[in-house]
The RNA shown here (small-subunit ribosomal RNA) has 1393 nucleotides and comes from uncultured Rhodanobacter sp. The RNAcentral record of the sequence draws on ENA and SILVA. Lineage of the source: Bacteria > Pseudomonadati > Pseudomonadota > Gammaproteobacteria > Rhodanobacter.
RNA sequence: AGAGUUUGAUCCUGGCUCAGAUUGAACGCUGGCGGCGUGCCUAACACAUGCAAGUCGAACGGCAGUUGAUAGAGCUUGCUCUCUUGAUAGCGAGUGGCGGACGGGUGAGUAAUGCAUCGGGACCUACCCAGACGUGGAGGAUAACCUCGGGAAACCAGGACUAAUACCGCAUACGUCCUAUCGGAGAAGGGGGGGGACCUUUUGGCCUCUCGCGGUUGGACGGAUCGAUGUGCGAUUAGCUAGGUGGCGGGGUAAUGGCCCACCAAGGCAACGAUCCGUAGCUGGUCUGAGAGGAUGAUCAGCCACACUGGGACUGAGACACGGCCCAGACUCCUACGGGAGGCAGCCCUGGGGAAUAUUGGACAAUGGGGGCAACCCUGAUCCAGCAAUGCCGCGUGUGUGAAGAAGGCCUUCGGGUUGUAAAGCACUUUUAUCGGGAACGAAACAUUGUCGGCUAAUACCCGGCAAGACUGACGGUACCCGAGGAAUAAGCACCGGCUAACUCCGUGCCAGCAGCCGCGGUAAUACGGAGGGUGCUAGCGUUAAUCCGAAUUACUGGGCGUAAAGCGUGCGCAUGCGGUUUGUUAGAUCUGUUGUGAAGUCCCCCAGCUCAACUUGGGAAUUGCAAUGGAUACUGGUAAGCUGGAGUAUGGUAGAGGAAGGUGGAAUUCCCGGUGUAGCAGUGAAAUGCGUAGAGAUCGGGAGGAACACCAGUGGCGAAGGCGGCCUUCUGGACCAAUACUGACGCUCAUGCACGAGAGCGUGGGGAGCAAACAGGAUUAGAUACCCUGGUAGUCCACGCCCUAAACGAUGCGAACUGGAUGUUGGUCUCAACUCGGAGAUCAGUGUCGAAGCUAACGCGUUAAAUUCGCCGCCUGGGGAGUACGGUCGCAAGACUGAAACUCAAAGGAAUUGACGGGGGCCCGCACAAGCGGUGGAGUAUGUGGUUUAAUUAGAUGCAACGCGAAGAACCUUACCUGGCCUUGACAUGUCCGGAAUCUUGCAGAGAUGCGGGAGUGCCUUUGGGAAUAUGAACACACAGGUUGCAUGGCGGUGUUCACCUCUUGUCUUGAGAUAUUGUGUUAAAUCUCCCAACGAGAGCAACCCCUGUCCUUAGUUUCCCCCGAGUAAUGUCGGGAACUUUAAGGAGACUGCCGGUGACAAACCGGAGGAAGGUGGGGAUGACGUCAAGUCCUCAUGGCCCUUACGGCCAGGGCUACACACGUACUACAAUGGAUGGUACAAAGAGCUGCAAACCCGCGAGGGUAAGCGAAUCUCAUAAAGCCAUUCUCAGUUCGGAUUGUAGGCUGCAACUCGCCUACAUGAAGCCGGAAUCGCUAGUAAUCGUGGAUCAGCAUGCCACGGUGAAUACGUUCCCGGGCCUUGUACACAC
Repeated sequence: AGAGUUUGAUCCUGGCUCAGAUUGAACGCUGGCGGCGUGCCUAACACAUGCAAGUCGAACGGCAGUUGAUAGAGCUUGCUCUCUUGAUAGCGAGUGGCGGACGGGUGAGUAAUGCAUCGGGACCUACCCAGACGUGGAGGAUAACCUCGGGAAACCAGGACUAAUACCGCAUACGUCCUAUCGGAGAAGGGGGGGGACCUUUUGGCCUCUCGCGGUUGGACGGAUCGAUGUGCGAUUAGCUAGGUGGCGGGGUAAUGGCCCACCAAGGCAACGAUCCGUAGCUGGUCUGAGAGGAUGAUCAGCCACACUGGGACUGAGACACGGCCCAGACUCCUACGGGAGGCAGCCCUGGGGAAUAUUGGACAAUGGGGGCAACCCUGAUCCAGCAAUGCCGCGUGUGUGAAGAAGGCCUUCGGGUUGUAAAGCACUUUUAUCGGGAACGAAACAUUGUCGGCUAAUACCCGGCAAGACUGACGGUACCCGAGGAAUAAGCACCGGCUAACUCCGUGCCAGCAGCCGCGGUAAUACGGAGGGUGCUAGCGUUAAUCCGAAUUACUGGGCGUAAAGCGUGCGCAUGCGGUUUGUUAGAUCUGUUGUGAAGUCCCCCAGCUCAACUUGGGAAUUGCAAUGGAUACUGGUAAGCUGGAGUAUGGUAGAGGAAGGUGGAAUUCCCGGUGUAGCAGUGAAAUGCGUAGAGAUCGGGAGGAACACCAGUGGCGAAGGCGGCCUUCUGGACCAAUACUGACGCUCAUGCACGAGAGCGUGGGGAGCAAACAGGAUUAGAUACCCUGGUAGUCCACGCCCUAAACGAUGCGAACUGGAUGUUGGUCUCAACUCGGAGAUCAGUGUCGAAGCUAACGCGUUAAAUUCGCCGCCUGGGGAGUACGGUCGCAAGACUGAAACUCAAAGGAAUUGACGGGGGCCCGCACAAGCGGUGGAGUAUGUGGUUUAAUUAGAUGCAACGCGAAGAACCUUACCUGGCCUUGACAUGUCCGGAAUCUUGCAGAGAUGCGGGAGUGCCUUUGGGAAUAUGAACACACAGGUUGCAUGGCGGUGUUCACCUCUUGUCUUGAGAUAUUGUGUUAAAUCUCCCAACGAGAGCAACCCCUGUCCUUAGUUUCCCCCGAGUAAUGUCGGGAACUUUAAGGAGACUGCCGGUGACAAACCGGAGGAAGGUGGGGAUGACGUCAAGUCCUCAUGGCCCUUACGGCCAGGGCUACACACGUACUACAAUGGAUGGUACAAAGAGCUGCAAACCCGCGAGGGUAAGCGAAUCUCAUAAAGCCAUUCUCAGUUCGGAUUGUAGGCUGCAACUCGCCUACAUGAAGCCGGAAUCGCUAGUAAUCGUGGAUCAGCAUGCCACGGUGAAUACGUUCCCGGGCCUUGUACACAC
């Protein structure tokens, strides 16, 4: 000192949360020792028992008990009892004195009768200190005791006796008090010690000392009382007050005073918060904080209040009294029912309450208190001990060495890593604990003795100083010290996703659970649970609760208000706050010196004492404050006198929808009357409702009435805002300009208050043309209580009275000062120039735009500030709940103003960025539309899919981008599915073992798998031990196959898309995300190229490079070719020969906007032309950027995890994948004459072939069969291409179209053709006559049409892949549909419409 969390990302605002410190704490787990502190925060709840306040015999009468002495009795011969006596030792009860008002407890009450700080005068003060004085004389009672009576008890009553330092007078009165200034009033008590003379009743007198007593003065201590300042919350508490405020006179008190009383006056308090409600003991301090502050008021200390609850007084120096009294009440106890007793908020203890807080302990040894002359007694104050990790502090649980890096655990890529020098082992130490021994400080006094001094007549007594030595310890045999033995007696808790230090495996599978915030968990969880490892702290560690901090998140220090929460709708204005300039004065504020006080303790500093520390003694500083007093006088305030600059007044001008009242004008709408005139008008996207033949609409003329004022008109004007618009008149407010004169700070702001305040609405009375909530009807629509249309009432208008709210907005309070400019415009004034129209400039007051500095989170603001400053007011403090509820005020009502909480969320929000999207805009492209050609959708069939069915109909693919798809070919096999029968080291691999080579053949059973047998055969190498290979068998390691996850993956291909995009380095701009480059202009098929430009470059894409094809050339010439020469045949490159052509297959050439003209910007490029086989990418193919779709595939292959192992695996037979009310996709064949049929006839390309293609010949109507030449193929074969052409026939019909379906008979493949193949012949001859909505392909050798070949394959294509033949039509164009690209705009979207 900060961090996490709003977003795809960013900056800001803003809340929530965390890290720190702390506690009288509690709870969970754990727990060795010691020191020092602390310990009912809750029920001021109730309390059994014990103790907590007594003491004095030196005040008194006395003597119950104890004790002493004498006497007697009994006997146990040293004890018990009885009597008498005494007061030496003492003392129950009583009288009397002092003390029970302190000490101890608690915090209920109390918001001031309190407390803190500082002062005042009208007071009291026992004991204590100091001063001066007095202490004389006399008297009458009463407790105790005795007696008697009542009562259960508590206790009470009568009679008789007695004492005092108890009580009462008399005398005296320094000083005191009262007073009318004459005078008057009022005291006392003795006790004890000692003593030389003298007296004496032997006690005393007397003397002396001492303790008392009385009055009095002063002090000290303590108390009472008054004043000032400060002291928490609420205004949803605004008025309170009747002894209440004051006076006079009394009473009362220690004392002032309405403290109390009689009379009189009309006061007193309050927005600087009275009164009322609720809360609370206050302070020194404590905790926190950098501080200012905030929170708090346990322990310690000061004050106050209280003592079961309420009230009251008595005594006393002091109380309205915790362990006193009286009364009332509640509660508890006793009771003989008549009556009594009690008060733990003293110390323990008990119950109760509660998350929770200790012993019915020891001692007066110390410190202190009460009484006493003292000894001494009392003291739950206090000092100690006990209990509690409740806190702080200290110590320990061992130290060194030790690698075979042990074992075990965990992980693993199987190599290893880690736990880990950790352990074990070896060597050492003994703090602590245990045992034994020694052993403190705290204790010094009083008393005693001695000595010195004082007092005195005194060597006595007493008092003071000094010295001596004796006594006294609860704690406690404790601290501390010594010794003994032995590593011996001693480690846990939390956490490990980020914040926040620390990671892996297993289990679980949105379950169980975690969580302070964000969040984690749906089968590979570093976030749950366990384990290993690690991190942090450590006799503790976590959690919970609470306070402060962080939080500048209430902002005094130290925040804000245009858009994030926040400027009152506007003005006027009292109080408050602030206030120009000069001089004098004053000294309140301010500054400064001094003095007093600010208790001690705490905090801080410096020493010191416990071994250290915590803790504690001492000293200092500090206590930021208050008060008194001296001084300073710049600023500020007061006061006095001035000034003119702020403000205002007068005079002269100017502009204006400023306001109010009265009048007046024209256009238009509507209505009424009349004329002309005829069928529609009106309305809409399209209609309808509506109006109109009873004459609308249109048009002309006349009239009525109400409301509003076109053009001018302008980010022009005026007004405080709301607002104000025809013209004229009257009344009236304000502003501006110029110059002079005057007043002399008269000013600014403004809580409460007052006034104004659009529209709507309300009340009363008018008015009502148009418009128009409500309402009605018509449309639209799934609906349409809406948008659209036709009507239409309140209302809108006027007068008067209310309401008081608006996005009342510049979302920007008012006033003042100051700070670069540019350019419009409104109203003035001035200067220069100017014949006029015009012009140039200056200045003041408004109103706009753009912009410097500066500010801002950014957007933006920017002399009209949101810049820089000052003064005053208002307002804000997370979102929602909510501008709601309740209360109050206002209002006729509607409602307005004021204005919460419970609860709930972790966000809500502002500005800007990148995308995506838009039934937003601009530009451009594509068989996207349009223009065309042919189809699909209707029929039949084929094929795929869905659905249904089934034992099974295996499974995948599902918008484009699944559906003649994987499958280039399911009768068995394939096959993964179903039924049944079998196998379990397995159908497959490796290793070990046994026997046998292998292999071939065959019988029986069985559906087969398989089982049981028979026969043939004995191989190769050899060191004769055996080995290699092969097949079967056995057991064990194990293996394979299968299932699941394409959302764990690789690879592959799909899609967008052959669309033109996607990025990077450096630079620049921005707080930043990001932007720029990549935008713009022109151009292109293209981010193709050019120009410009804060960008300059580069890469992946585009293009080109590759293949095929189109032209030519060179080379080569068989199996190809044949122009020329020759030979031959019925005929054929058949043969000799040739290589020109065709062709084959190698290499080259060719095309580049190269040339010309035009357009364009002198560019890029485009248009046209020439030449050329080909012209602007010549035509095809391959080639597919960054990314998207968790798109597809675990069943091509590969592969992680999980699951199964006599089964989810393997083998076999049969069945199924071929089912069939139905729906969809893709194809084939058709519906016919551009055709069908028959006959004849012509022209390809590209392929395939030995388990093969098969010629020719023969047989069969045919499919095919038989036989067989050639060919591993530029040679042979498949293999006749078909459409076409030439003829003939059919004549528009369900046909000589169409061929489904079915029957019969055959053929082929194959172990096998039933489920379930293909083909042939004959017969049969279904639907169908060109196809609804909708929809597909195609721009040239393309569509359409025609046939041919191949892969798969035993057989089985209408599918797929390839080949050639014939061979069109159309494109004006880009408005629209779909998709895409670029720019721009809006967004509350970002899993992105």